The RNA shown here (c-di-AMP riboswitch aptamer (ydaO/yuaA leader)) has 142 nucleotides and comes from Streptosporangiaceae bacterium NEAU-GS5. Taxonomically the source falls in Streptosporangiaceae (Bacteria, Actinomycetota, Actinomycetes, Streptosporangiales). It matches the Rfam family "c-di-AMP riboswitch aptamer (ydaO/yuaA leader)". Gene Ontology terms of the family: cyclic-di-AMP binding and regulation of gene expression. The coordinates come from a structure-prediction model, not an experiment, and the mean pLDDT is 80.
[in-house]
RNA sequence: GCCGCGAGACCGUCGAAUCCGCGCAACGCGGAGCCGGGGACCCAAUCACCUGGGGUGAAUCGGCAGGCAGAGAUGCCUGGCCGUAGGGCGACUUCCAAGCCCGAACCCGUCAGCUAACCCGGUAGGCGGUAUGGAAGCAAGG
Numbered sequence: 001g002c003c004g005c006g007a008g009a010c011c012g013u014c015g016a017a018u019c020c021g022c023g024c025a026a027c028g029c030g031g032a033g034c035c036g037g038g039g040a041c042c043c044a045a046u047c048a049c050c051u052g053g054g055g056u057g058a059a060u061c062g063g064c065a066g067g068c069a070g071a072g073a074u075g076c077c078u079g080g081c082c083g084u085a086g087g088g089c090g091a092c093u094u095c096c097a098a099g100c101c102c103g104a105a106c107c108c109g110u111c112a113g114c115u116a117a118c119c120c121g122g123u124a125g126g127c128g129g130u131a132u133g134g135a136a137g138c139a140a141g142g
Stems, first nucleotide, its partner, number of pairs: 010129005018032005033123006043113001052111001053108004061083004065078005086102004092137006
């Protein structure tokens, strides 16, 4: 000097998930902010068949492949492959662009449209670290 790993601080990022106070003997408590759910009139809905239905979230939908069931049609399953509704990053802010990603998971339990008053909850977890360009603005410097 280079590469890799780990810890702390700081900064950034997905997300509602931050801040303050009292305590810390505790399975801690309270508040503010932010977030979610339930819940009238009015409005919407109101029939038949199949299928129960609903919520948080960007995370929906389709094709192919393989496996299972089936006489078949077809259905189900797979951290599988390719797309896609939709979503994120793009480091002063906003907009645009190059480029790079995600497109999951979980919960309620036969029950919930909207919804004032009112009622009930959450405030986790993860990732990254000098970082592309243009326009406008702001800031700093000369």